[in-house]
Context: one part of a larger RNA
Molecule: small-subunit ribosomal RNA, central domain
Organism: Solanum commersonii
């Protein structure tokens, strides 16, 4: 170098876009830098194989192999390279279609609480109970205000999103995708080391808000004890603007892409078919399952099947995702990432 892996054993980066690099559809024409063959020249000596002389052993004569490099001469499938051309890949155009995709603004209504005020009078509350709230007039009833957070039902295996994540109604700006028509480029394509933007929650800063619910904290209970589980109460943070932070069972624990593989049921968006309670056919989703994979479990056109191409990661447990260093951060941390020793 060449050989093995990654759902669940150790192993897929959280995800994306993209440099450089790797790869890399179809037809001709040229051309030989790689390939294939062909002559040579070399590849000191010893040295290794084989002969033969000789011999106790060193040895001596001889052919060979050393798959190497030059170079000539030829050959053009692949490959590179140029130069054309084509459309299937990939794109842009026209018709139509769904979508909780995303961003600002505005509005609603149901509850909860707190307030003002009538009514009314002894409880209310709470798992049993106390703490607690209550003749200073609760709770319960009826009106009004106010004020934040969230959006019942519809709603579903459903729908969008690259992934986190998206769900009250309306306007306004806006990304993407899927159907068809074949009308334009004409390989423009994959994949992606450094990179650079995105990334719940909880945290951080600095200003607003602050209804509920509830880290910390406070009492009451239980309990041998209880720094907990259960009660009452309650703060920061949930929420808005703005910036950081960059980690999750960031999971489908299963990279991205591209091609080709028996069939069913349902079901979203389309698009054909003169009947159609159907049927085909694209592009999603949820099951079932042949072959064929798999240690099993079980994956099965949405692969964990056959195959390619590019990237990331794995090499017993422990120590340790830690120590030193660096980088980055306001901090709190993240990120790269070991060794002694021990089994």
């Nucleotide at each position: 170098c060449u050989g093995g892996g990654c759902a669940u054993a150790a192993a897929g980066g959280g995800g994306a876009c993209g440099u450089a690099g790797g790869c890399g559809g179809u037809g001709a024409a040229u051309c030989a830098g790689g390939u294939u063959g062909u002559a040579a020249g070399u590849a000191a000596a010893a040295g290794c194989c084989g002969c033969c002389a000789a011999a106790a052993a060193c040895u001596g004569g001889u052919g060979g192999a050393a798959u190497g490099c030059u170079c000539u001469c030829a050959a053009a499938a692949c490959u590179a390279a140029u130069u054309u051309a084509c459309u299937u890949g990939a794109g842009u155009g026209a018709g139509a279609c769904a979508g909780a995709g995303g961003a600002u603004a505005g509005u609603g209504g149901a509850a909860u609480u707190u307030c003002a005020u009538g009514u009314g009078u002894a409880a209310g509350g709470g798992u049993a109970a106390a703490u607690c709230u209550g003749g200073a007039g609760a709770u319960c009833u009826a009106c009004g205000a106010a004020g934040g957070a969230a959006c019942a039902c519809c709603a579903a295996a459903a729908g969008c999103g690259a992934a986190a994540g998206c769900a009250a109604c309306u306007c306004u700006c806006u990304g993407g995708g899927u159907c068809c028509c074949u009308a334009c480029u004409g390989a423009c394509a994959c994949u992606g080391a450094c990179g650079u933007g995105c990334g719940a929650a909880a945290g951080c800063a600095u200003g607003g808000g602050g209804a509920a619910a509830a880290a910390a904290c406070a009492g009451g209970a239980a309990u041998a004890g209880a720094u907990a589980c259960c009660c009452u109460g309650g703060u920061a943070g949930u929420c808005c603007a703005u910036g950081c932070a960059a980690u999750a069972a960031a999971u489908g624990a299963u990279g991205a892409g591209u091609g080709u593989u028996c069939g069913c049921c349902c079901u979203u968006a389309g698009u054909c078919u003169a009947u159609a309670c159907a049927g085909a056919u694209u592009a999603g989703g949820u099951g079932c399952c042949u072959a064929g994979c798999u240690a099993a479990c079980g994956c099965a056109u949405a692969a964990a099947a056959c195959a390619c191409u590019c990237c990331a990661c794995c090499u017993a447990g422990g120590g340790a995702g830690u120590a030193c260093g660096g980088u980055c951060u306001u901090a709190a941390g993240a990120c790269c990432a070991a060794a002694a020793c021990u089994c």